Large-subunit ribosomal RNA, domain VI from Candidatus Lloydbacteria bacterium CG22_combo_CG10-13_8_21_14_all_47_15, 249 nucleotides, folded computationally. It matches the Rfam family "Bacterial large subunit ribosomal RNA". Gene Ontology terms of the family: ribosome and structural constituent of ribosome. Its mean pLDDT, the model's own confidence on a scale to 100, is 90.

Context: one part of a larger RNA
């Protein structure tokens, strides 16, 4: 911009992905085969790369986040803290995000064929798979699995609402989105985000005090404190309110 109003489901022209292998077990030491050796068919496992998703496990990170330590500076001093020194170093580690970690995938089927193997069969009394006509048959081809898909200009279909406007933006809170747009969620008929409650869950026993020690420390008070990107609830705060657009010449 076009599909000549909007919402919400949708149908599939068409494209695109995929598509792999090995090993081991039965069948069966069988058919074969002197013998040594060793199966077609059909079954099931297992796994190698490869791909999809996800984060419960294992672990990685994890400049939120807890703890320990050093130097120095400050809060008059002690105790406590607090800046800064790659996040000062160090150990741990929730969301998230991840692959080494989990869990899924390749097939099945059916149709048309390749080579090939065949039925009838004649031209040519035989004889031929082929000349009429009929069949079998590949990891390949069409489908079938998975994504996208009406700019499919042939612009498709359905429910529903609409000129009494339906319906869209704009604005603001944000996040399962995100560089910005966009997308998805919330906007007081509200749990949207932040606060506040409580917590799954990290850290690993705060501080003050007391009590043993001459101290340095330990004990207790105490699985204590702080934190909790997660979960579950609460309107304390901000999502007010008003405008645009949108009816064909």
């Nucleotide at each position: 911009c076009g599909u000549u109003g909007a919402u919400u489901c949708u149908u599939g022209a068409g494209a695109g992905g995929a598509g792999u292998c090995a090993u081991u077990c039965c069948u069966a030491g069988u058919a074969c085969g002197a013998g040594a050796g060793g199966a077609c068919c059909g079954g099931a496992a297992u796994g190698a790369a490869c791909u999809g998703a996800c984060c419960u496990c294992u672990g990685g990170u994890c400049u939120g986040g807890g703890a320990g330590c050093u130097g120095u500076c400050g809060c008059g001093c002690c105790a406590g803290c607090g800046g800064c020194a790659c996040c000062g170093c160090u150990c741990c580690g929730u969301a998230g995000c991840u692959a080494u970690g989990u869990c899924g995938g390749g097939a099945a089927u059916g149709g048309a064929u390749a080579a090939c193997c065949g039925c009838u069969g004649a031209a040519a009394g035989c004889a031929u798979c082929u000349a009429a006509g009929c069949g079998g048959g590949a990891a390949g081809c069409c489908a079938a699995c998975c994504u996208c898909a009406a700019g499919a200009u042939u612009a498709g279909g359905a429910a529903u609402c609409g000129u009494u406007a339906a319906g869209a933006c704009c604005c603001g809170u944000g996040a399962g989105a995100g560089a910005c747009g966009a997308u998805c969620a919330c906007g007081u008929u509200g749990a949207u985000a932040g606060g506040c409650a409580c917590u799954a869950g990290g850290u690993g026993g705060a501080a003050g005090c007391g009590c043993a020690g001459u101290a340095a420390u330990g004990c207790g008070u105490u699985g204590a404190g702080c934190c909790g990107a997660g979960g579950u609830g609460u309107a304390c705060u901000a999502a007010u309110u008003c405008g645009u657009c949108g009816a064909u010449c």